[in-house]
Molecule: SAM riboswitch aptamer (S box leader)
Organism: marine eukaryotic metagenome
This record gives sequence, structure tokens and C1' cells, in this order.
RNA sequence: CUUAUCCAGAAAGAUGGAGGGAUACGGCCCAAUGAAAUCUUAGCAACCCCAAAAAGGUAGGUGCUACUUCCGGAUUACUUUAAUGUAAAUCAAGAUAAG
Repeated sequence: CUUAUCCAGAAAGAUGGAGGGAUACGGCCCAAUGAAAUCUUAGCAACCCCAAAAAGGUAGGUGCUACUUCCGGAUUACUUUAAUGUAAAUCAAGAUAAG
């Protein structure tokens, strides 16, 4: 860079010691009943993979295990007198995988 997916799923322990939920701002949350990070173990099953295919599997390569990608972006559509709203469409940003 291209393509696909992102409303599903799955946490304990040790070290650590104040931040964290991508970035700025706002909101809403998590956190000394211990954040981030690292390690161990366990788990999940998104992609690759295995399977003729499907169902399925978790041995292997990644990934993941609070909250919809936590929510709020832009344009359009529908809705509302309006404010607004909508599991709508496309795009942007981001994450993951494959190439």
C1' cells in the first nucleotide's frame, strides 16, 4: 500500500507502583479492594492453518481476553415544526489478519 473484518467470544497469579480506555478536546467509565508494562499459566476462536467441503478443531503462525473500535467525526438517506434521533449507506481515523 491492497483486501477482509470490527454489536460475538474469552482472566487468574507474580513482579510493578499511578495511571489507563489509540491521538487532541468533550463525555462516560476503569484504577491503592492496585492502572500501565513485563512474565507465567489458563482461556477465546477473528485471520492464516488443519479438514475435499461443511460441521468442527486449537497442534502450529499471528491476534485477543472491562465498557459496540466505550461514546461523540464527515457526507447522504430517513425522522422531527425544531432541537434531535436512527444496530441505515458511504467515507475518514484506528485496530487485527492475509498478501